[in-house]
Predicted 3D model of a 104-nucleotide RNA (SAM riboswitch aptamer (S box leader)) from Cytobacillus horneckiae. Lineage of the source: Bacteria > Bacillota > Bacilli > Bacillaceae > Cytobacillus.

RNA sequence: AUCUUAUCAAGAGAGGUGGAGGGACUGGCCCUUUGAAGCCUCGGCAACAGACUUAACUGAACUGUGCCAAUUCCAGCGAGCUCCAUGAGCUUGACAGAUAGGUA
Repeated sequence: AUCUUAUCAAGAGAGGUGGAGGGACUGGCCCUUUGAAGCCUCGGCAACAGACUUAACUGAACUGUGCCAAUUCCAGCGAGCUCCAUGAGCUUGACAGAUAGGUA
C1' cells in the first nucleotide's frame, strides 16, 4: 500500500524560527504580512490500542498514536419534504476524506 471495523455537532495554543501560502480534491466560502505552510520548545484536549485499576467499557492518563479556526468549514452522487419556486431551505443514505484498531 490492500481489505475490514469503529468514530467524526463535543474538546483543547502560546513562544521561537520561517517568509507566502493554508483549509485533502473540485466549486464555494473562509483564514493569512495584525505573519500562511513547515520546523523547534513548552503546554493542552481526547481516550483508539497496550499496560494499570474496578464487581463493571469503572476509573485513570504511564506508553504508542491522534488532535488543538470554522460540524470532516459547506456542497459534490442519490432519496424524501417545504417554500413567496429559472431558485432556495430542511432531513437523510451513500461516495470521498481523517484518526485508531485489526488483517497480509